[in-house]
RNA sequence: UGUAGCUCAAUGGUAGAGCAUUUGCCUCACAAGCUUGAGGUCCUGGGUUCCAUUCCCAGCA
Repeated sequence: UGUAGCUCAAUGGUAGAGCAUUUGCCUCACAAGCUUGAGGUCCUGGGUUCCAUUCCCAGCA
């Protein structure tokens, strides 16, 4: 340090961005552009708390 396929945010009140991907528009076609949607048991197990991705402990990598 561990969060979406990849790279990374976030805050004690049900998690976002870029890229990738999906739909449609555009084109003879592709790319680019625009539009739209999907995708996350927030490493695992405990503890505190009305509520834990966030705080604490242990473990794993």
Transfer RNA from Sciurus carolinensis, 61 nucleotides, folded computationally. NCBI's taxonomy places the organism under Eukaryota, Opisthokonta, Mammalia, Eutheria, Sciurus. Its Rfam family is "tRNA". Rfam links the family to the GO term triplet codon-amino acid adaptor activity.